[in-house]
Context: one part of a larger RNA
RNA sequence: AGCACACGGUGGAUGCCUUGGCGCGAGUAGGCGAUGAAGGACGUGGCUAGCUGCGAUAAGCUCCGGGGAGCCGCUAAGCAGGCUUUGAUCCGGAGAUUUCCGAAUGGGGAAACCCGGUCGUCGGUAAUGCGCGAUCAUCCUGCGCUGAAUUCAUAGGCGCAUGAGGCGAACGCGGGGAAGUGAAACAUCUCAGUACCCGCAGGAAGAGAAAUCAAUCGAGAUUCCCUCAGUAGCGGCGAGCGAACGGGGAAGAGCCCAAACCGUCCGUAGCAAUACGGCCGGGGUUGUGGGGCUGUCUCAGGGGCAACCCGGGAAGUUACAAAAUCGGCACGUAGUCGAAGGCGCCUGGAAAGGCCAACCAAAGAAGGUGAUAGUCCCGUAGACGAAACGCGUCCGGUCUUCUCUGGAGACAGUUCCCGAGUACCGCGGGACACGUGAAAUCCCGUGGGAAGCUGGGAGGACCAUCUUCCAAGGCUAAAUACUCACUCGCGACCGAUAGUGAACUAGUACCGUGAGGGAAAGGUGAAAAGAACCCCAGUGAGGGGAGUGAAAUAGUACCUGAAACCGUGUGCUU
Numbered sequence: 001a002g003c004a005c006a007c008g009g010u011g012g013a014u015g016c017c018u019u020g021g022c023g024c025g026a027g028u029a030g031g032c033g034a035u036g037a038a039g040g041a042c043g044u045g046g047c048u049a050g051c052u053g054c055g056a057u058a059a060g061c062u063c064c065g066g067g068g069a070g071c072c073g074c075u076a077a078g079c080a081g082g083c084u085u086u087g088a089u090c091c092g093g094a095g096a097u098u099u100c101c102g103a104a105u106g107g108g109g110a111a112a113c114c115c116g117g118u119c120g121u122c123g124g125u126a127a128u129g130c131g132c133g134a135u136c137a138u139c140c141u142g143c144g145c146u147g148a149a150u151u152c153a154u155a156g157g158c159g160c161a162u163g164a165g166g167c168g169a170a171c172g173c174g175g176g177g178a179a180g181u182g183a184a185a186c187a188u189c190u191c192a193g194u195a196c197c198c199g200c201a202g203g204a205a206g207a208g209a210a211a212u213c214a215a216u217c218g219a220g221a222u223u224c225c226c227u228c229a230g231u232a233g234c235g236g237c238g239a240g241c242g243a244a245c246g247g248g249g250a251a252g253a254g255c256c257c258a259a260a261c262c263g264u265c266c267g268u269a270g271c272a273a274u275a276c277g278g279c280c281g282g283g284g285u286u287g288u289g290g291g292g293c294u295g296u297c298u299c300a301g302g303g304g305c306a307a308c309c310c311g312g313g314a315a316g317u318u319a320c321a322a323a324a325u326c327g328g329c330a331c332g333u334a335g336u337c338g339a340a341g342g343c344g345c346c347u348g349g350a351a352a353g354g355c356c357a358a359c360c361a362a363a364g365a366a367g368g369u370g371a372u373a374g375u376c377c378c379g380u381a382g383a384c385g386a387a388a389c390g391c392g393u394c395c396g397g398u399c400u401u402c403u404c405u406g407g408a409g410a411c412a413g414u415u416c417c418c419g420a421g422u423a424c425c426g427c428g429g430g431a432c433a434c435g436u437g438a439a440a441u442c443c444c445g446u447g448g449g450a451a452g453c454u455g456g457g458a459g460g461a462c463c464a465u466c467u468u469c470c471a472a473g474g475c476u477a478a479a480u481a482c483u484c485a486c487u488c489g490c491g492a493c494c495g496a497u498a499g500u501g502a503a504c505u506a507g508u509a510c511c512g513u514g515a516g517g518g519a520a521a522g523g524u525g526a527a528a529a530g531a532a533c534c535c536c537a538g539u540g541a542g543g544g545g546a547g548u549g550a551a552a553u554a555g556u557a558c559c560u561g562a563a564a565c566c567g568u569g570u571g572c573u574u
Base pairs, nucleotide, nucleotide: 001573002572003571004570005569006568007567008566009565015559016523017522020494021493022491023490024489025488026487027486028485029483030482031167032166039101040100041099042055043054044053046079047078049075050074051073061095062094063093064092065091066090070083071082072081106115107114108113116136117135118134119133120132122131123130138164139163141161142160143159144158145157146156171202172200173199174198175197176196182189186236212219213218223250224249225248226247227246233241234240254475255474256473257419261282262281263280265278266277267276268275269274287453289418290417291416292414293413294412295411296410297409298408299407302309303308311405312404313403315400316399324398325397326396327395328394329392331390332389333388335384336383337382342356344355345354346353358375359374360364367377368376424448425447426446427445428444429443430442431441434460455470456469457468458467459466510517511516530558533545534544535543536542
C1' cells in the first nucleotide's frame, strides 16, 4: 500500500410523515374607487427584531348578538403589570377612528416630501408668527349669470348641480394586426384574424322576434350541445381549409317606435282666415298585407239629464310605462343539541392492539388522543338558531295606473301612410367553408342612383313561372363562456431535487443602472421531562460521569441514516 472483516467519522440518499401545493365538482359572489380604491410608506406593544393586526382613539374604541372561564396574537420563553361570572379573551353584525403616498385632485415634486390661497362664531399670543377644522384639480353634461372684435349674437369668463377619472384573474364585443411554422425550397395559400396593441362593457357579453329557411310538403326569434360530416364544396385542386339544409336535445317570451290621422301649446309669415315648422299627448306597428280617414250595422257594467261619482277586472319593476315600501317565509354572515365501554385480563413506556364478555347506530365520514378507538375528545346522521346587516324568490299588503267598462267587431268606400342619397349598379376592397370564380348573400370606400303596395326583397350568375318574406328605427330574460375571490366536498394527483418560484421571516435573501432575474431552507421526544450536580478545559469549543426518558448511536449540528470520501483494530498478501 492493497484485499477482507469489525467498529467509527463524514455525508444526507432512502423509508415513513405533512402544516403546503395541484386538479376537479357543487354552490356563492361576480366587483372595489373622489364617502379617496388596489397597492404601499411610516408609525403603533411597559420591555419589541421580524410576521400578523391596527392607525396619533394605532395587537385597538362603541353598540348589538353568540359564547361561558379563562385571557393580554405568532416566532417565544421571560421580567413587570393588568383584565375577567357587574360575563373578559374569542366569534359574528353594525358603527367610530383611519397619519402620509397612491386616480391623487390647492400648486409643485426625485411617491410616502416641499410650498400655498380662502373661510372659521375655533385654540393660542399683548400682537404677528403658530395650531386646528373646512375648502380650493381637470373634463363631460345640464342650468344660471355675465359677455369681446361686432348692432343682435357667438367665442370667452364666472358660478351652481350631477357624473367621470384609477384598480382588478379569466370570460365578452369592437378597432388594429404579425412572424417563426406548414407547403419537406417559395411568392398565392397556411400558421390566423391566432399572438400582441388599443377602446368599451357586463355578471355574463354578443345575438335575437324573418325583406329567414324550405321546396310544391312545410317550418316559424336568438343562443348552446349532439348529429348531419371530415360529407357538399373551397384549394399553386398543393399543403391544407371546411359548411349548410334536415334530425335530436337544453332553454323558451315576446315587444316598443317612425309615418298616415286627431288635438292643446309654441314659433315664423300674415290685418285675419290660414299655411308651414316644432315640442308634447292620442292613434298605430302589420305580410292569410297592416294601419289611417269616412259611412253603415252589430255587440258592450251600475247610478246620474250632465259634469262626475262608485265599483269591478287584469298586469307589473329583466324588455313590453315607471318609482318604491312593509310584513311573513327561505338562505347567508356567529352558533346550539347530538346515541353507545368496562379502575376487566395479557403485552408494552404508553392500549386505541390481543383475550373476555357488553352497548349504540337516521351516527361504522374524517381527524385527534403515549401503537390500530363506532361507544375518550372533536365530530358524524339527524334536529334546531339571529338583536343586526345582506340577499332572494315564493306569498301577501301598500303602491303604480299600462289596460277594460265612451270601447270592440264586421262590411263597404277612399287610395292618405307603411323607415332614401336608402335599395341597387360600375370600380376598388373585406366578410361569408367559398382564394373572382358562373359567385348569389352581407359589409366598407368611391362615382352614379330607384320603386314606393297595381310596390319591394329572397329562393347561389341571369330571366320567366311559382313559393316565400317585408330592408333601409329600437328593446329583450333563459339555456351559453369564465373564476381573481369565498364556502363545502372529492382525487388509481405530489409528498420536501416532488408538488406552486415559495410547506420555513418568499416574490424574501441575493443579482442587475433598469426592464427584469430569482434561490436555498421541513421532521428531538408521547411529554422539554432540553441534561441539577461533579470532572477535564481558555470564566472556551467540545467531551467524560451523573440524571431524564421506552430509547440519548432520540442531546436541540437532534427520526431513519445508503454511497462516494476519511479513519481505528484484526487477519491475509506484497

Description:
A computed fold for a 574-nucleotide part of an RNA from a soil metagenome, annotated as large-subunit ribosomal RNA, domain I. The RNAcentral record of the full RNA draws on MGnify. It matches the Rfam family "Bacterial large subunit ribosomal RNA". Model confidence (mean pLDDT): 81 of 100.